[in-house]
């Protein structure tokens, strides 16, 4: 230098067909228990890596850039 894959909540990851942003764990509150743990109910938490473009509409499509991984040279 070139190619491929990845980047979404604090962590691990879904979202595969363009229209609702989600799960588990963690965190907070309440219930239960003599107490803790476990369990039950509820809640908070998001620049979907960045900048543009396409579209009525983008996490998803296109271009460039950044970071990480793998391969080639």
């Nucleotide at each position: 230098g070139c190619g491929c894959c990845g980047u979404u909540a604090g962590c691990u990851c879904a979202g595969u067909u363009g229209g609702g942003a989600g799960a588990g764990c963690g965190c907070c509150g309440c219930c239960u228990c003599g107490a803790c743990a476990a369990g039950g109910c509820g809640g908070a938490g998001g620049u979907c890596g960045c900048u543009g473009g396409u579209u009525c509409g983008a996490g998803c499509c296109c271009a460039g850039c950044a970071c990480g991984g793998c391969g080639c040279a």